[in-house]
Context: one part of a larger RNA
């Protein structure tokens, strides 16, 4: 410090977005309980009171045959203890008042429990059962053991009052004479035959007519108008399918908005009542109001608390330190800091600067810390999901024809044969269809003719035709007249009726054998009954219909993208920087055409505009004359040109030709193709005497590929014997277009997304700019009575700052976390306060307006997620800003800004919205640096032990205020009304104790409960709870927390020139701030310049090895000589031998240097602790000892112990029983404190350590 408790003094939500968390409340009995209401709730409403033990005594019930007794349950009475009797434990905190959902209920396993969904009700639509939906390619299957009080699709959502207007548009039902209209029929043209081509018939569909809003959906502008104003019942106009009623509201819907009046607060962006011109509310995409419900949103009160002021002990686990085990992530290299430069925010690079070396434990400021090839934005001719009146399709429905497909009526057509009728201009006997033939046709099988009827037809006059009756031999043509036409009879014929027949359609009926269903039989095969029936299903075909279902598209430029716009193909002038070329969503215009003349050509003309004359009542304009270089016209933009013209007028044409090459723009360097200009040829014309001229138009825009269709000219091929007729291919030309104009066939929408990149391109931040911002200066019109400059400063100018807000798009998209607040720290100053000045329209007081100053200080609260603002009541004052709009490996997450939902706009929808509402995962054990604190080593020219200077570092250690003296003074007509210099007393800070006071005190002491041990006493568990509370520790509590001196700012001076003067300045002198340097308090000899004083101890011994040669003693004056000791050679003896023993001889005896060892101030370790304290390290003690335990004795805290004595309400079997009291007892219990006391344990050791000059 974390993590998980317990307590807390005063205050009681001041704290936060929000009372999140915590705290309270609590079982049971009793009393008692509003608003409102759907009477059923609300309702444990609220709010109050009891609740343990004992003692006696009462009633129910049960056990038991009964008694006796025993057991539960519920009353009364009286005792009695405590702070506290549901003593632990279990156990609602309530109450107003909106919003939205009626209710219990479901949901997003893993960020949403919700206002969403669902729900009872209500409504609408649809289906008569072989139905409707729904699965399936069928077969078949579900609804359905169903049958309209049943299914199925919808929208709305309990109950209550209610639910307005619109049928133009879309849908949806219906109807349809007419129109369109496929296949297919049927004529007709055409063909050997066919293709083909035209007509009529010809379904659904559409179109047309209606109905229909609880279908999808919609529901208006302008003026004027009452006897104050204001407003507008009214009235007029536009205009629509209707113009939004009932009701609602700054609402989950209101931008302006913190609307506007009212309440609640000290003080209200939220709340609650009100109002309505409502950007942008309304009625089953339900409206309006509601009881009862809600782990919903939202305000407010009461109790309550540590949320907070302000933080404090305490317990438990971790963390720390000892042992045992033992990952991961990350890992270019790595001492820093300040400035700078740099891809514009460096640990690596320039500069300067700091800095002996390693380790602990902490905090997280950096490593643009880690993690995750960015989700946000772009971009991909990348992708999926979803929607539709996107393109193109398939299922599906629905329609026509066909084919399974068969018989016989009926009506009512059609083609063709037939029978029979019909056929009226006038004139004419009179009802003359056409045309030819014809002189004779009929007639007792009864003709003309008459009656009567009936049919039909009709010009109405009559025809024809049957039936019946009568009658009984004629009729009629030819001729006659009329007339265009002339007539019996007989052929052919046309129109229009009507009759049959064949073949054929269309409705309809009737039937049964194809078929289709039900039933029973059968083992199948199938049969039979029954009901339908050529329909139905089915299968071909054809038309509409068809986001149900697929595959797909949904341009491009673009100071990010979107919206906007076209800078996306021409032309013209300008940027364009005297050649050509030449960007930008630079500037300034134009084109997609237009002319049979506006065209060719010859000829003639001269124009705007002015003067000055003539006419006239009167002249800008007719005429007439002079000047008149273009001030004019040239189809259309400009630019370039044009005067016997390229302008104006006229005559005649059609060169607005037709065929070829060239050479230029198009298209700089640097390819082509459309397209478009020039020139020349050659045929052929047209003007003109003629040279000539003419291949549109003064010039320079007026424009389009492949493919496919289609014309033309005209060549080839295929069918056919030929001709003809058809098909078909090409070459030249020309037409249909692609404007996104070198030319795809093409709609949204995604926050449910996804993938591939970019920092090529946003948004945050940083950078350059600084128009915006902010703060200065000049200048001074002005007002300030008078006076620019006490104060104020217009029109203009000049800058500085780099906190707004733009612009660039430089860095970052293989990620730099984004607002606001909490925390915390620092830094400028353009100072709010608090010092010092100076001015003043400064009298005092109290201001204003200025310089100097950055040391300290700037606060509390309402309201909103806010900054910012407004508002309460305080203040010496409540400044303004910076550090990646400081700070999320420090916390929040209220707001933004995934995923759920609602509500208005907007969209046909999917959706969308810098509109608005509720809800919604915030990782990381610290490797380097860096600070905070703690060792450890080596260094400081021998150790060492303690005092000590004090470079240097850091502090703010203090900052303000009030009352009183001074004094009602001074100054002032007065009313007011002061300073130096004293004192008292707060606030804020800072620093330090624990005597008081307060907290705490899981050390104790005591009460008491469940429960368990136990005869009692007492004891365990739950800190069980509650009552105290000593050290510690602490804060709400106590202490302290001056004054001074030195330079200095602004400022004020003295003296004083330059400049005879005058000036504070130049030279010299003085004064003068909380600011600056001392005084004070703290680190501080690692201060490498490593410091200074003092005590101590060394500065010696012994060994080893290497090196050079310079040993001691005695004698001698020195030389030296001897002796001694040490090493060494070669001998001799002895042994087998390793050796040993002898004697000669030689040579050394000591210094350096390193290494090891003794000694040895002190030091460490080791023990026993703690004034101390992560390890370490500090500090005391160690037997010559009170350092810890124990032990006594004081103090202290608790509060009177068991045990007995005696009492006790009562009661009794007379034996006792009995909650409690009391008295023994200021008792027992405890004790981190005090002192005593060596009983116990600090035994006994170990180790490091200068020897240098």
């Nucleotide at each position: 410090c974390c993590c998980a408790a317990g307590c807390g003094a005063g205050g009681g939500a001041a704290a936060u977005c929000g009372g999140c968390a915590a705290a309270u409340u609590g079982g049971c009995c009793c009393c008692g309980u509003a608003a409102c209401u759907u009477c059923g709730g609300g309702a444990u409403a609220a709010g109050g009171g009891g609740u343990g033990c004992c003692u006696g005594u009462g009633g129910u019930u049960u056990c038991g045959c009964a008694a006796a007794g025993g057991a539960a349950c519920u009353g009364c009475a009286g005792g009695u203890c405590g702070c506290a009797g549901u003593g632990a434990c279990u156990a609602g905190g309530g109450g107003g008042a909106c919003c939205c959902g009626a209710c219990u209920g479901u949901u997003u396993a893993a960020u949403a429990a919700a206002a969403a969904c669902a729900c009872a009700g209500c409504u609408u639509c649809u289906c008569g059962c072989g139905a409707g939906u729904c699965c399936g390619a069928a077969a078949g299957g579900a609804u359905g053991u169903g049958u309209a009080c049943g299914g199925g699709a919808a929208g709305u959502g309990a109950a209550u009052c209610c639910u307005g207007g619109c049928c133009a548009g879309u849908g949806g039902c219906g109807g349809u004479a007419c129109g369109u209209u496929a296949a297919a029929g049927c004529c007709a043209g055409g063909u050997a035959c066919a293709a083909c081509u035209g007509g009529c018939u010809g379904a659904a569909g559409c179109g047309c007519c209606g109905c229909u809003a609880a279908a999808c959906g919609c529901c208006g502008g302008g003026a004027g108008u009452a006897a104050c104003u204001g407003u507008g019942a009214c009235u007029c106009u536009c205009u629509u399918a209707a113009g939004g009623u009932a009701g609602c509201c700054a609402a989950a819907u209101g931008c302006c908005u913190u609307g506007c009046c009212g309440g609640g607060u000290a003080a209200g962006u939220u709340c609650c009542g009100g109002c309505g011109u409502g950007c942008a509310u309304g009625a089953a995409c339900g409206g309006a109001a509601c009881a009862a419900c809600g782990a919903g949103u939202u305000c407010c009160c009461c109790a309550c608390u540590g949320u907070c002021c302000c933080c404090g002990c305490u317990u438990g686990g971790g963390g720390c330190c000892c042992g045992g085990u033992g990952a991961a992530c990350c890992c270019a290299c790595a001492g820093g800091c300040c400035a700078g430069c740099g891809a514009a925010c460096a640990g690596u690079c320039u500069g300067g600067u700091c800095u002996c070396g390693c380790c602990c434990a902490g905090u997280g400021g950096g490593a643009a810390g880690a993690g995750a090839a960015g989700a946000c934005c772009c971009c991909g001719u990348g992708g999926a999901g979803c929607u539709u009146u996107a393109c193109u399709g398939c299922a599906g429905u629905c329609u026509g024809c066909u084919c399974c497909u068969g018989c016989g009526g009926u009506a009512c057509g059609g083609u063709c044969a037939u029978u029979g009728g019909c056929g009226c201009a006038g004139a004419g006997c009179g009802u003359a269809g056409g045309c030819g033939g014809a002189a004779g046709c009929u007639g007792u099988u009864a003709a003309u003719c008459c009656u009567a009827u009936c049919a039909u037809c009709u010009c109405u006059g009559g025809g024809u035709g049957g039936u019946a009756g009568g009658g009984g031999a004629g009729g009629c043509g030819u001729c006659c007249a009329u007339g265009g036409a002339a007539c019996a009879c007989c052929g052919c014929c046309c129109a229009c009726c009507a009759g049959u027949g064949c073949c054929u359609g269309u409705a309809u009926c009737g039937c049964u054998a194809a078929c289709c269903u039900c039933g029973c039989c059968g083992a199948a095969a199938g049969g039979c009954g029954a009901g339908g029936g050529a329909c139905a299903a089915g299968g071909g075909u054809u038309g509409a219909u068809g986001g149900g279902c697929a595959g797909u598209u949904u341009g491009g430029c673009u100071g990010g993208g979107g919206c906007g716009g076209c800078a996306c193909g021409c032309c013209c002038c300008u940027g364009a920087a005297a050649a050509g070329a030449u960007a930008u969503c630079g500037g300034g215009g134009g084109c997609g055409c237009c002319c049979u003349a506006a065209g060719g050509u010859c000829g003639g003309c001269u124009c705007a505009c002015u003067c000055g004359g003539g006419u006239c009542a009167g002249a800008a304009c007719u005429c007439c004359g002079a000047g008149g270089u273009a001030g004019a016209g040239u189809g259309u933009a400009a630019g370039g040109g044009c005067a016997a013209a390229a302008g104006c007028c006229g005559g005649c044409c059609u060169g607005a030709c037709u065929g070829a090459a060239c050479c230029c723009c198009g298209a700089a360097a640097a390819a082509c193709a459309a397209g478009g200009g020039g020139u020349u040829c050659a045929g052929g014309u047209g003007u003109g005497a003629a040279a000539g001229c003419a291949u549109g138009g003064c010039c320079u825009a007026g424009c389009g590929a492949u493919c496919c269709a289609c014309u033309g000219u005209g060549u080839c091929u295929c069918c056919a014997u030929u001709a003809g007729u058809g098909a078909g291919a090409g070459c030249c030309a020309g037409u249909g277009g692609u404007g996104u104009c070198g030319g795809a066939a093409a709609a949204g929408u995604u926050a449910c997304c996804c993938c591939g990149g970019g920092g090529g391109u946003a948004a945050c931040a940083g950078a350059g700019u600084u128009g915006u911002c902010g703060c200065g200066g000049c200048c001074g019109a002005g007002a300030g009575u008078c006076c620019a400059c006490a104060u104020u400063g217009a029109c203009g100018c000049c800058g500085c700052g780099g906190u707004u807000u733009g612009c660039u798009u430089c860095c970052u998209c293989g990620a730099u976390g984004u607002c606001g607040g909490c925390u915390c720290u620092u830094c400028c100053c353009a100072u709010c306060c608090u010092g010092g000045c100076g001015g003043u329209g400064c009298a005092g007081c109290a201001g204003c307006c200025g310089c100097c100053a950055a040391g300290g200080g700037u606060a509390g609260g309402g309201c909103u997620g806010u900054a910012c603002g407004c508002c309460c009541g305080u203040u010496a004052a409540a400044g303004g800003g910076g550090a990646a709009c400081g700070u999320g490996a420090g916390c929040u997450g209220g707001g933004u800004u995934u995923a759920g939902a609602c509500c208005g706009u907007c969209g046909c929808g999917a959706g969308c919205c810098a509109g608005g509402u509720c809800g919604g995962a915030c990782u990381c054990u610290a490797u380097c640096u860096a600070c905070u604190g703690g060792g450890c080593g080596u260094g400081u020219u021998g150790g060492u032990u303690g005092c000590c200077u004090g470079a240097g570092g850091a502090g703010a250690a203090g900052g303000u205020g009030u009352c009183u003296u001074u004094a009602g003074u001074a100054c002032g007509a007065g009313a007011g009304g002061a300073a130096c210099a004293g004192g008292a007393c707060g606030c804020c800070g800072u620093g330090g104790c624990c005597u008081c006071u307060g907290g705490u005190u899981u050390a104790c002491c005591g009460g008491u409960c469940a429960u368990c041990c136990g005869g009692c006493a007492g004891g365990g568990u739950g800190c069980g709870c509650c009552g105290g509370g000593c050290a510690g520790c602490u804060a709400c509590g106590c202490c302290a927390u001056a004054a001074g001196g030195g330079g200095u700012a602004a400022c004020c001076g003295c003296u004083g020139a330059a400049a005879g003067c005058a000036u504070c300045u130049a030279a010299g002198c003085g004064g003068g701030a909380a600011a600056c340097c001392c005084u004070c308090c703290c680190c501080g000899a690692a201060a490498a310049g490593a410091g200074g004083c003092a005590g101590c101890c060394a500065u010696u011994c012994c060994u080893c090895a290497a090196g050079a040669u310079a040993c001691a003693c005695g004698c001698u004056u020195u030389c030296g000589c001897g002796u001694g000791c040490u090493u060494g050679a070669a001998g001799u003896u002895g042994g087998u031998g390793a050796c040993a023993a002898u004697a000669u001889c030689a040579a050394g005896u000591u210094c350096u240097u390193g290494g090891g060892g003794a000694c040895g101030a002190g030091g460490g370790c080791u023990c026993g602790g703690g004034u101390a304290a992560u390890u370490g390290a500090c500090c005391c003690g160690g037997u010559u000892g009170a350092u810890g335990g124990g032990g006594u004795c004081g103090g202290u805290g608790u509060g009177u112990a068991c045990g007995u004595g005696c009492c006790a309400a009562g009661u009794u079997u007379c034996g006792g029983c009995g909650a409690g009291g009391u008295a023994u007892u200021c008792a027992g219990c405890a004790u981190g404190c005090g002192a005593c006391u060596c009983c116990c344990a600090a035994u006994c050791g170990c180790u490091c350590g200068a020897g240098u000059g």